The part of an RNA shown here (small-subunit ribosomal RNA, 5' domain) has 470 nucleotides and comes from an uncultured bacterium.

Context: one part of a larger RNA
RNA sequence: AACGAACGCUGGCGGCAGGCCUAAUACAUGCAAGUCGAACGCCCCGCAAGGGGAGUGGCGCACGGGUGAGUAACGCGUGGGAAUGUACCCUUCAGUGCGGAACAACGUCGGGAAACUGACGCUAAUACCGCAUAAUGUCUUCGGACCAAAGAUUUAUCGCUGAAGGAUCAGCCCGCGUCAGAUUAGGUAGUUGGUGAGGUAACGGCUCACCAAGCCUACGAUCUGUAGCUGGUCUGAGAGGAUGAUCAGCCACACUGGGACUGAGACACGGCCCAGACUCCUACGGGAGGCAGCAGUAAGGAAUAUUGGACAAUGGAGGAAACUCUGAUCCAGCCAUGCCGCGUGAGUGAAGAAGGCCUUCGGGUUGUAAAGCUCUUUCAGAUGUGAAGAUGAUGACGGUAGCAUCAGAAGAAGCUCCGGCUAAAUUCGUACCAGCAGCCGCGGUAAUACGAAUGGAGCGAGCGUUGUUC
Numbered sequence: 001a002a003c004g005a006a007c008g009c010u011g012g013c014g015g016c017a018g019g020c021c022u023a024a025u026a027c028a029u030g031c032a033a034g035u036c037g038a039a040c041g042c043c044c045c046g047c048a049a050g051g052g053g054a055g056u057g058g059c060g061c062a063c064g065g066g067u068g069a070g071u072a073a074c075g076c077g078u079g080g081g082a083a084u085g086u087a088c089c090c091u092u093c094a095g096u097g098c099g100g101a102a103c104a105a106c107g108u109c110g111g112g113a114a115a116c117u118g119a120c121g122c123u124a125a126u127a128c129c130g131c132a133u134a135a136u137g138u139c140u141u142c143g144g145a146c147c148a149a150a151g152a153u154u155u156a157u158c159g160c161u162g163a164a165g166g167a168u169c170a171g172c173c174c175g176c177g178u179c180a181g182a183u184u185a186g187g188u189a190g191u192u193g194g195u196g197a198g199g200u201a202a203c204g205g206c207u208c209a210c211c212a213a214g215c216c217u218a219c220g221a222u223c224u225g226u227a228g229c230u231g232g233u234c235u236g237a238g239a240g241g242a243u244g245a246u247c248a249g250c251c252a253c254a255c256u257g258g259g260a261c262u263g264a265g266a267c268a269c270g271g272c273c274c275a276g277a278c279u280c281c282u283a284c285g286g287g288a289g290g291c292a293g294c295a296g297u298a299a300g301g302a303a304u305a306u307u308g309g310a311c312a313a314u315g316g317a318g319g320a321a322a323c324u325c326u327g328a329u330c331c332a333g334c335c336a337u338g339c340c341g342c343g344u345g346a347g348u349g350a351a352g353a354a355g356g357c358c359u360u361c362g363g364g365u366u367g368u369a370a371a372g373c374u375c376u377u378u379c380a381g382a383u384g385u386g387a388a389g390a391u392g393a394u395g396a397c398g399g400u401a402g403c404a405u406c407a408g409a410a411g412a413a414g415c416u417c418c419g420g421c422u423a424a425a426u427u428c429g430u431a432c433c434a435g436c437a438g439c440c441g442c443g444g445u446a447a448u449a450c451g452a453a454u455g456g457a458g459c460g461a462g463c464g465u466u467g468u469u470c
Stems, first nucleotide, its partner, number of pairs: 001469003005466005012342006018335002020300001025298003029295003034059003039056002042053004066253003075178007084170002089166008097131004106121006137146003151158003179225003186216003191213008228250004232243004255276005278289004306332001308331003314328001315326004345375004355366004379411001381406005389397001414459005419440003425454005435442002
């Protein structure tokens, strides 16, 4: 000097920021991802217009939000690379013909405590399937072979299919850099390379068969410990050291371990399956759950906030749109946690009042301090008015900020220290006791060092202490 701090005493206002560093411990409750009737059939209410409901279907749910457990690694940083994919978006070319069979919903009958589920029957589609068409696409033995589509409405559009290019995003590879320990010296069998095959969007021992015996290592392999990395942050004249809260980029994780499915994209926080631990329901047959989302609870801890408001703005998802959803976000609440600003009055006022303290008893000091007199009204308060943020409408914040008027010095000062270092001293009490202390050291009867008082010094809505870093 600094801090995501804590503790003690104290505490007026505002602005801006920050706020579980510990148990990646366990979680009651609510909310955090839906949307589309301009894809489709049906059910309910209604006279109708219209409204509502579940279901099929589409898009989204791989973003946004959280956490840092794991990871010493191409994880991250930086600079390169070739063997790749990319929904939505943009550009361009071409196409959008003819048919078919189902399954939900629904109906009937069942099973189950529940979660849920069975049989039969009916039905639509932008759901599913077949045929046609087929190049600039794919494969090719270069002869040829193969591959698509979906319609909707308010008639102007929105879609659908194939191909090429772009953009964006993502996967992969490499050079260099990236903590400590040798009281860790050898490690490695898919191991290292080759051939062939499989697999992948893609290269590759990625996987497999066979063949060879390689590969890494004192320039520290392997092992062990610790740790998310970075832009940055703190400190320092710098070099460096320490650090990685908030904000931003990347990575990893989502009760623990494993697995795939769907999909353009996941091996998926609020999806599925299996195993495990835990919790809950049960009619004992069987089921349900996952806050490291936002609040909140318990526990742990020196310690860290509201079960708030709004989608008004910005952004996101869906929709042609109206709009719906959005604990992202924007706001408000709590906390002196930090930084910054402001205030707690100003001028005058000597009989240097009273009181306190000291005293050599003369006086000194508190001290222009107070009182008194003359003023002012920031902030807080009251009343009125009242925004910008919103390009047409729409304002949670909020009757907020600001502005005007009003009243009255009125509502607003403490904390630490005073032996030296180190700015600031006297009296009383105590008597190696009680106590102080960062170091040196004070205290055993005149203590400037303990305790109190008076005075003083420093900082000031803070001041000290403790912890940590430089």

Record summary: The coordinates come from a structure-prediction model, not an experiment, and the mean pLDDT is 89.